[in-house]
């Protein structure tokens, strides 16, 4: 240089154009003499940029990023 894939919560993953969820993590009370165990409850992401659509995490371009490939 080209061709493909990746890109969502702190981490490890889902979501077929209509309210973005789960696990551990995290915080707050509860339980206990303390701590973990266990119970409620909360807080938290859709790379980034344009374009399609009534509407976009998804669908198209560009940019960047992760891993493979060919030279």
């Nucleotide at each position: 240089a080209c061709g493909g894939u990746u890109g969502u919560a702190g981490u490890u993953c889902a979501a077929u154009g209509g309210u973005a969820g789960a696990a551990c993590g995290u915080u707050c009370g509860g339980u206990u003499g303390u701590g973990g165990u266990c119970c409620g409850a909360g807080a938290g992401a859709c790379g980034c940029g344009a374009g399609u659509u009534c509407g976009a995490u998804u669908c198209u371009c560009g940019c960047c990023u992760u891993c493979c490939g060919u030279c």
Molecule: transfer RNA
Organism: archaeon